Molecule: transfer RNA
Organism: Alligator mississippiensis
């Protein structure tokens, strides 16, 4: 230099040929217990890498860019 993949909650990751954000673990509160652990219930937690465009509405479609990573040279 050419080419492919990835970026979503504190962590690990889903998100279908399909445009309107989720799971597990962790955290907090409650239930249970003499007290804990385990278990059960609930809650909180997101600029979906950045920036334009399309759209009533974008993680998703589209232009450009950044970072990580595989292959080729």
């Nucleotide at each position: 230099g050419c080419u492919g993949a990835a970026a979503u909650a504190g962590c690990u990751c889903a998100g279908a040929u399909a445009g309107g954000a989720g799971a597990g673990c962790a955290u907090u509160a409650g239930a249970c217990u003499g007290a804990a652990a385990a278990u059960c219930u609930a809650a909180a937690g997101g600029u979906c890498c950045c920036u334009g465009g399309u759209u009533c509405a974008a993680c998703c479609c589209u232009g450009g860019g950044u970072u990580u990573u595989g292959g080729c040279a």